[in-house]
Record summary
Model confidence (mean pLDDT): 84 of 100. The part of an RNA shown here (small-subunit ribosomal RNA, 5' domain) has 492 nucleotides and comes from an uncultured Eubacteriales bacterium.

Context: one part of a larger RNA
RNA sequence: GACGAACGCUGGCGGCGUGCUUAACACAUGCAAGUCGAACGGGCGCAGCAAUGCGUCAGUGGCGGACUGGUGGGUAACGCGUGAGCAAUCUGCCUCUGUUUACGGGAUAACGCGCUGAAAGGCGCGCUAAUACGGUAUAAGACCACGAAUCGGCAUCGGUGCGGGGUAAAAGGGUUACCGAACAGAGAUGAGCUCGCGUCCCAUUAGCUUGUUGGCGGGGUAAAGGCCCACCAAGGCGACGAUGGGUAGCCGACCUGAGAGGGUGAUCGGCCACACCGGAACUGAGACACGGUCCGGACUCCUACGGGAGGCAGCAGUGGGGAAUAUUGGGCAAUGGAGGGAACUCUGACCCAGCAACGCCGCGUGAAGGAUGGAGGUCUUCGGAUUGUAAACUUCUGAAACAGAGGAAGAAGAAUGACGGUACUCUGUGAGAAAGCCCCGGCAAACUAUGUGCCAGCAGCCGCGGUAAUACAUAGGGGGCAAGCGUUGUCC
Numbered sequence: 001g002a003c004g005a006a007c008g009c010u011g012g013c014g015g016c017g018u019g020c021u022u023a024a025c026a027c028a029u030g031c032a033a034g035u036c037g038a039a040c041g042g043g044c045g046c047a048g049c050a051a052u053g054c055g056u057c058a059g060u061g062g063c064g065g066a067c068u069g070g071u072g073g074g075u076a077a078c079g080c081g082u083g084a085g086c087a088a089u090c091u092g093c094c095u096c097u098g099u100u101u102a103c104g105g106g107a108u109a110a111c112g113c114g115c116u117g118a119a120a121g122g123c124g125c126g127c128u129a130a131u132a133c134g135g136u137a138u139a140a141g142a143c144c145a146c147g148a149a150u151c152g153g154c155a156u157c158g159g160u161g162c163g164g165g166g167u168a169a170a171a172g173g174g175u176u177a178c179c180g181a182a183c184a185g186a187g188a189u190g191a192g193c194u195c196g197c198g199u200c201c202c203a204u205u206a207g208c209u210u211g212u213u214g215g216c217g218g219g220g221u222a223a224a225g226g227c228c229c230a231c232c233a234a235g236g237c238g239a240c241g242a243u244g245g246g247u248a249g250c251c252g253a254c255c256u257g258a259g260a261g262g263g264u265g266a267u268c269g270g271c272c273a274c275a276c277c278g279g280a281a282c283u284g285a286g287a288c289a290c291g292g293u294c295c296g297g298a299c300u301c302c303u304a305c306g307g308g309a310g311g312c313a314g315c316a317g318u319g320g321g322g323a324a325u326a327u328u329g330g331g332c333a334a335u336g337g338a339g340g341g342a343a344c345u346c347u348g349a350c351c352c353a354g355c356a357a358c359g360c361c362g363c364g365u366g367a368a369g370g371a372u373g374g375a376g377g378u379c380u381u382c383g384g385a386u387u388g389u390a391a392a393c394u395u396c397u398g399a400a401a402c403a404g405a406g407g408a409a410g411a412a413g414a415a416u417g418a419c420g421g422u423a424c425u426c427u428g429u430g431a432g433a434a435a436g437c438c439c440c441g442g443c444a445a446a447c448u449a450u451g452u453g454c455c456a457g458c459a460g461c462c463g464c465g466g467u468a469a470u471a472c473a474u475a476g477g478g479g480g481c482a483a484g485c486g487u488u489g490u491c492c
Base pairs, nucleotide, nucleotide: 001491002490003489005488006487007486008485009484012363013362014361015360016359017358018356019355020321025319026318027317029316030315031314034063035062036061039060040059042057043056044055045054046053047052070274071273072272079199080198081197082196083195084194085193086192089191090190094187095186096185097184098183099182100181101180102136103135105133111126112125113124114123115122116121142167143166144165146163147162149160150159151158152157172179173178200246201245202244207237208236209235212234213233214232215231217229218228219227249271250270251269252268253264254263255262256261276297277296278295279294280293299310300309301308302307327353329352330351331350335349336347337346338345339344366396367395368394369393376387377386378385379384401429402428403427404426405425406424410419436481437480438479439478440477441462442461443460447476448475449474450473451472457464458463
């Protein structure tokens, strides 16, 4: 000098930030991911004579739930950083281009009837729709194998055009504006994989390794690869530190320092990993999936004892741990996200408000005059000195507070403001409620008196205290900083 701090004493206001560093301990309750009726049939309600229309609800279907948000347990690793590579790859939504959107079909939830279970739920029979699911046609281009040609490279190889053969498409809705569907190509974005270099401590860890290292063939994947498998060879790594152990998310950055360097990795941003513990796959463009599924385990809860349910390292909140860390608040007005053609719905992301001197910054606690140097206190050589223009007193001012009046920006062409009747402005009242903390032996700015008597105590170091203590305690005075001041801890 710095801090996500804590502790002691003290505490007026505002702005902007920040706030479980410990138990990745366990969690009551509420909320945090839905949306679309312009994909589909139906139930219910309303209107209507009806056709039908409107509203709403569960279901089928689509898109989204892989984003956002949280945490740092694990990880010393291509995890991260940086620079390259993929002739070894994928990419929903979005943009652009070309072509197409033809003909059939069979089911199934909802619903109805019945059965069953304490519940969670389950079973049977019957009916029905689709942008749900099959089949057929067509195939420019795509993919597969083949033939022949040409250009190129980085080894395997890559590009382009040609020939015949094989394989595979589609979906409709609509208020007639449009919104969609299929195939192929290009882009954008996102992701996967590979490599060079860098990335803590211990040698009181010296040897480690059998899918191990390589080859051939195959499987698997979007894709190269012992990733996996069969066979073959016997290799591979290591004092340039393998292996083992300990510790740890990494970075942009942040703190310090003249710099080099050292330390840290809170908030904000990028990447990674995890989601009660362990394992697994399904769906999907994308997951091996925080608020999905299945299995095992521990724990908690319900039960009619047969069986079930759950996962706050989301936002609040509770217990516990701890020196220590906040509200079970308001709003979708803005920004952003999901769905929708839209209206709109959802959004504890976010924007705000609340709590905390936790930090930084700003402001205030009055200003000018005022000597008879009042009273009181302290010291005293008893003369006085000092507190001290300080107070009283006089004249003012009006930021804060209170009351009244007005009142935003943030909102875009219209509508829409949680914050908020807030900020701010004006008027009135009115010096009124607002100063402490540490220190005064030297380092190091600031000195006397009394008490105490190696006691009580102080102390960062040197050291003070045993009867004249500027070092303990109290008082007066003084010094420093100031809504803070000290102490402790940690880093430079």